The RNA shown here (c-di-GMP-I riboswitch aptamer) has 80 nucleotides and comes from a Candidatus Bipolaricaulota bacterium. Its Rfam family is "c-di-GMP-I riboswitch aptamer". Rfam's curators write: GEMM was predicted in a large-scale screen for bacterial structured RNA regulatory elements. Its family is annotated with cyclic-di-GMP binding in the Gene Ontology.

RNA sequence: AAUACGAAAAGGCAACCCCACGGGUAACCGCGGGGGCGCAAAGCUACGGGUCCUCGUCUGAGGACAGCCGAGCUGCCGUG
Numbered sequence: 001a002a003u004a005c006g007a008a009a010a011g012g013c014a015a016c017c018c019c020a021c022g023g024g025u026a027a028c029c030g031c032g033g034g035g036g037c038g039c040a041a042a043g044c045u046a047c048g049g050g051u052c053c054u055c056g057u058c059u060g061a062g063g064a065c066a067g068c069c070g071a072g073c074u075g076c077c078g079u080g
Base pairs, nucleotide, nucleotide: 003080004079005078006077012039013038016035017034018033019032021030022029023028037067043073044072045071047070048069049068050065051064052063053062054061055060
């Protein structure tokens, strides 16, 4: 350096709930605090599938979800 694996340790993230503030028609998203479901990529990407929302009802257009699945990119520590 590459690759397979993930037990331990050090760290990391944070479902959902509560409090407070904001964006969006909505799905949903952002920010601070507390608790902590869980996660070896629960870091990033909307490329494919899927689900959700809005408009339309031409069966299309736009938006959302990366912690739904697949795929791509990057990566800590350790063991082989």
The prediction has a mean pLDDT of 84. The sequence was found by an Rfam model in a public genome assembly.